[in-house]
Context: one part of a larger RNA
RNA sequence: GGAUGAACGCUGGCGGUGUGGAUAAGGCAUGCAAGUCGAACGGGACUAAUCAGUUAGAAGCAUAGAGUAAGGUCGAGUAGCAAUACAAGAACAAGCAAUAUGUGGAAGACUGACAGUCUAGUGGCAAACGAGGUAGUAAUAUUUUGGAACUUCCCCCUAAGUCUUGAAUAGCCCACCGAAAGGUGGAGUAACACAAGAUGGUCUCGCAAGAGUAAAGAUUUAUCGCUUAGGGAUAGGCCAGAACAGUAUCAGGUAGUUGGUAGGGUAAAAGCCUACCAAGCCUAUGACGCUUAGGAGAGCUGAGAGGCUGACCUCCACCGAUGGGACUGAGACACGGCCCAUACACCUACGGGUGGCUGCAGUCGAGAAUCUUCCGCAAUGGGCGAAAGCCUGACGGAGCGACACCGCGUGAUGGAUGAAGUGCUUCGGUAUGUAAACAUCUUUUAUAGGGGAAAAAGUUUAUUGAUGGUACCCUAUGAAUAAGGACCUGCCAAACUCGUGCCAGCAGCAGCGGUAAAACGAGUGGUCCAAGCGUUAUCC
Numbered sequence: 001g002g003a004u005g006a007a008c009g010c011u012g013g014c015g016g017u018g019u020g021g022a023u024a025a026g027g028c029a030u031g032c033a034a035g036u037c038g039a040a041c042g043g044g045a046c047u048a049a050u051c052a053g054u055u056a057g058a059a060g061c062a063u064a065g066a067g068u069a070a071g072g073u074c075g076a077g078u079a080g081c082a083a084u085a086c087a088a089g090a091a092c093a094a095g096c097a098a099u100a101u102g103u104g105g106a107a108g109a110c111u112g113a114c115a116g117u118c119u120a121g122u123g124g125c126a127a128a129c130g131a132g133g134u135a136g137u138a139a140u141a142u143u144u145u146g147g148a149a150c151u152u153c154c155c156c157c158u159a160a161g162u163c164u165u166g167a168a169u170a171g172c173c174c175a176c177c178g179a180a181a182g183g184u185g186g187a188g189u190a191a192c193a194c195a196a197g198a199u200g201g202u203c204u205c206g207c208a209a210g211a212g213u214a215a216a217g218a219u220u221u222a223u224c225g226c227u228u229a230g231g232g233a234u235a236g237g238c239c240a241g242a243a244c245a246g247u248a249u250c251a252g253g254u255a256g257u258u259g260g261u262a263g264g265g266u267a268a269a270a271g272c273c274u275a276c277c278a279a280g281c282c283u284a285u286g287a288c289g290c291u292u293a294g295g296a297g298a299g300c301u302g303a304g305a306g307g308c309u310g311a312c313c314u315c316c317a318c319c320g321a322u323g324g325g326a327c328u329g330a331g332a333c334a335c336g337g338c339c340c341a342u343a344c345a346c347c348u349a350c351g352g353g354u355g356g357c358u359g360c361a362g363u364c365g366a367g368a369a370u371c372u373u374c375c376g377c378a379a380u381g382g383g384c385g386a387a388a389g390c391c392u393g394a395c396g397g398a399g400c401g402a403c404a405c406c407g408c409g410u411g412a413u414g415g416a417u418g419a420a421g422u423g424c425u426u427c428g429g430u431a432u433g434u435a436a437a438c439a440u441c442u443u444u445u446a447u448a449g450g451g452g453a454a455a456a457a458g459u460u461u462a463u464u465g466a467u468g469g470u471a472c473c474c475u476a477u478g479a480a481u482a483a484g485g486a487c488c489u490g491c492c493a494a495a496c497u498c499g500u501g502c503c504a505g506c507a508g509c510a511g512c513g514g515u516a517a518a519a520c521g522a523g524u525g526g527u528c529c530a531a532g533c534g535u536u537a538u539c540c
Stems, first nucleotide, its partner, number of pairs: 001540004006536005013408006019401002026364003030361003035125003040122002043119005050113006060103005067096002071092001073090002077086003132319003142243006150236002155232008163197004173186005203212003217224003245291003252282003257279008294316004298309004321342005344355004372398001374397003380394001381392004411441004421432004446477006455467001457464001484529005489510003495524005505512002
């Protein structure tokens, strides 16, 4: 001189871009961070219209109609002189009418189907990604160069197939136990859940013959699926060489140890494991041990060679309270899955249960020290879905911190009788100093008002921006709102006066201070940087 994830002191106007728990991988209240699919399935809840059924073949209409019957006709006969009156009986008869047959076809209610919305459960896919941290690890890591004995969900290409059946079970319902967490029994049901059989181009075994081996359907009927085999793509597993911190005050280490045979085991090579056999294997070119440490791309510095570092960002590895284990799955020995043990914490009706922020915020603690319990899925990306869409503390943004870098401003021009004040003085003057005042001007910034985005492509359409009334543009007001810090003996740019008197103090080194201190303290003046300036720490 440069640098920093910095901290501390004094000071502090604005914007942009970055960046911010380095210590206790210490403990954590609360909320959120992984769901989705009704186009796999049976139910359940709600909803308007349509259709069907039940109520129910209702009312009505036509015909028939037991029976009943107003009424008129005839009328033996009786009474009377007669007109006439009465009258058994006979046939007729409008109408009423139980009921039967045919026709007819309704309100409302209920049920069902289809349709729509929602979804507790079964089932599928995802949850192994993304996000975080660096505890462990000195080599089962990383970087690089090679290799052979492997797997690969989803995706792409090719070929073939998708046949016949079955038994359950969750949910719901019933009964019951428990404070809760949760659990038991009964009845009964569906599927792309589960199981059996058939077939076998292919695949596996086999010299061959031959043997063995699969599937699942859905709906809007043309698609989406499902099974097998081969190839591809992608991703991963495995092996080897080289490089890779300190220490010899760590010199010998090793019995599954080194190799072989056989068997087992794995997706796959192998002492990976077991039995037997042999006695090997590593080591001063540093084995073994101990200490420290994630590695790399890169970053800082330096003319370079090097030295130092491993924050942010990217790749790889490892970890998920501590220790261990497997299950499921294409993939885990799995941060927000399971089991066991341990410590800690919480709930409890004391019988028993529950939890894991090294996710985003936030809290306590320890520390010199490190932020909001914010907005949004509009963009990019991811999961699921045919899609609409849903979820996404990834991400996009805003907030806080001069933590860093960059940019801007705190005014410009004129202004001498060099005002006043203050300091110094040889008392003549001189410095502060064009500085101020004063005059003219400008308006970045500030404040107020008005206007106001791009970022945007996706979707069948309708429609859709968190940021944000932000950036930006226009107008108005008025120098109005904005300067400090360190230093001035030499190194090292910048000096005088007073106070102090080896005291008080300074100090990176040399060194200052004991009565004329340019080195302490103050004032005036000056120097260097500047929204910063210094100090401390660390690296070159």
The part of an RNA shown here (small-subunit ribosomal RNA, 5' domain) has 540 nucleotides and comes from a bacterium.